[in-house]
RNA sequence: GGGCGAGUGGUGGAAUUGGUAGACGCGCCGCACUCAAAAUGCGGUCCUUCGGGGUGCGAGUUCGAGUCUCGCCUCGCCCA
Numbered sequence: 001g002g003g004c005g006a007g008u009g010g011u012g013g014a015a016u017u018g019g020u021a022g023a024c025g026c027g028c029c030g031c032a033c034u035c036a037a038a039a040u041g042c043g044g045u046c047c048u049u050c051g052g053g054g055u056g057c058g059a060g061u062u063c064g065a066g067u068c069u070c071g072c073c074u075c076g077c078c079c080a
Stems, first nucleotide, its partner, number of pairs: 001079007010026003019063001027045006046053002056072005
C1' cells in the first nucleotide's frame, strides 16, 4: 500500500426486513435479611438547562438510519 471484519451506557453484549436505542448479564448505588458480613431478595442505574440530545467522527439517501451509501479515525485478521 491492498482486501475483509469490527466500533452501541462503567463493562460484556442485544436490537428480526430500515420503524420505541440501550433488552439481558456483570459492576455500581439504596433498602430488606444478619450481632456484623457474605450469599439471597426488592428497587434504581446514558446525559440533560426537562425542551431535548445520544450508537467512533463527518456527510449523504429516506417520512424514518445502530442498520444502507461515501470519506476519515481506531482495533483485529489476511495479502504484498